[in-house]
């Protein structure tokens, strides 16, 4: 210097003229008014009517149910849903801000859509058994093929021997060639079978580890284990529980023990704890005036949801219809009060002392006008400083702006909402300089 967080205060001043409410005193006049003097006269929210009370009435105002409120712990207070201090959780770099009983086990209910499934479970998948099919390899197997060679049959050339009718005849043997078939050794090897591996399909079983869906789906990571997995088991971490220690407590800590490990919503019903009669100043009293002590019904009526209980009641009360009145006074401001000092307490707050009186209207007072100052916005300008074409501080001039939210109504303690502008204090973050 910039940006933030928390808290407090002010929110117009002076003068002039005119005009108001209340109180006290005095004077005048006397239902009450007039004059004079003095004093006093809107808020931090007076708003909202959201809480709590004081006060008033319901003659007494008890108990239960219902209904409603509050909800971490401990304090404060007349009390509270408020305030203070602390605890836990969430957000924020932080100062700080916001939230707060209980969820299978008291019970019920809901979680759309998506997703297989939302106190429940298999869509995609992983694994295994069986069946079928395909493929690769191995083994078995030996249809078939090749080759050296062997055997058989047939045909034919030649040789030899024998018979006879003596022939280019018959038969046998040898041998060459050709054809056919078969076989051994060796090589190759089909179909088929078996085994193993891989894959696909069907079905069954196991799985909840991986993926997908969702706001959220059986705690996380690394291992063991398994057919494949899984807290099934193990180490570590987290959550929860036990135990120990500290604290009034909410809770915190722990290197100890325990595989206990399946949600969210209760500002859904509900459960637990705790609090609560009702109505409210238009409460409620008094005086005066006036009408119709009218008409009808009932035996009940009050305690303002119900029940019990209790109280009053037939000269009465209650309810309904109808008539009259809307006047005056009180309530109406001395308070859980304001201010100051001292003490206690981390604080909220409490105690003691001193001192003060600070609206009370009743269609509703505190206002209107003018001038100056102040304040705000814009523009111009001088000087000084700095992180330097902008900023800060200070002074001057011009123009514009009556200048935030807003008005007691029985009173206080709070909360919530609204607020132009100014100012003070504390704290956080960032930058610069020393």
């Nucleotide at each position: 210097c910039a940006a933030g967080g928390g808290g407090g205060c002010c929110g117009g001043g002076c003068g002039a003229c005119c005009g108001c409410g209340c109180c006290u005193u005095g004077c005048g006049c006397u239902g009450g008014c007039g004059c004079a003097a003095g004093g006093u006269g809107a808020g931090g929210a007076a708003a909202g009517u959201c809480c709590g009370a004081g006060c008033u009435c319901c003659a007494u105002a008890g108990a239960g149910c219902g209904c409603g409120g509050u909800g971490c712990u401990g304090g404060g207070u007349a009390a509270c849903g408020c305030c203070c201090a602390g605890g836990c959780g969430a957000g924020g770099u932080g100062a700080c801000u916001c939230g707060c009983g209980g969820a299978g086990c008291a019970g019920g209910g809901c979680c759309a859509c998506a997703g297989a499934a939302a106190c429940a479970g298999a869509c995609c998948g992983c694994u295994g058994a069986g069946a079928u099919u395909g493929u690769a390899g191995a083994u078995u197997g030996g249809a078939g093929a090749u080759u050296u060679u062997g055997g058989a049959u047939u045909g034919u050339a030649g040789a030899u021997u024998g018979g006879c009718a003596u022939g280019u005849u018959c038969a046998a043997u040898c041998c060459g060639c050709a054809a056919u078939c078969c076989g051994c050794c060796a090589u190759c090897a089909a179909a088929a079978a078996u085994c193993u591996g891989c894959a696909a399909u069907c079905c069954c079983a196991g799985c909840a580890a991986g993926g997908g869906u969702g706001a959220a789906a059986a705690g996380g990571c690394g291992g063991u284990g398994u057919a494949a997995g899984a807290g099934a088991c193990c180490a570590c971490c987290g959550g929860c529980g036990g135990c120990g220690u500290g604290g009034u407590g909410a809770c915190a800590c722990g290197a100890c023990c325990g595989g206990c490990c399946a949600g969210g919503c209760a500002a859904c019903c509900c459960c637990c704890a705790u609090c609560g009669g009702g109505a409210g100043c238009a409460a409620g009293g008094c005086c005066a005036a006036g009408c119709a002590u009218g008409c009808g019904a009932g035996c009940g009526g009050g305690c303002u949801g119900c029940u019990c209980g209790u109280c009053c009641g037939a000269u009465g009360c209650u309810c309904g219809c109808g008539g009259g009145u809307a006047g005056g006074c009180c309530g109406c401001a001395c308070g859980a009060g304001a201010c100051g000092g001292c003490g206690g307490g981390u604080a909220a707050c409490c105690g003691c002392c001193g001192c003060c009186c600070u609206a009370g209207a009743g269609a509703g007072a505190u206002g209107g006008u003018c001038g100056c100052c102040g304040c705000c916005a814009g523009c111009c300008u001088g000087c000084g400083c700095c992180c330097a074409c902008g900023g800060c501080g200070u002074g001057g001039g011009c123009u514009g702006g009556g200048c935030a939210c807003a008005g007691a109504a029985c009173u206080c303690g709070g909360c919530u909402u609204a607020c132009a502008g100014g100012u003070c204090c504390c704290c956080u973050u960032g930058g610069g300089c020393g």
A computed fold for a 434-nucleotide RNA from a Pseudomonadota bacterium, annotated as Bacterial RNase P class A. The model forms 96% of the base pairs in the Rfam consensus. Model confidence (mean pLDDT): 78 of 100.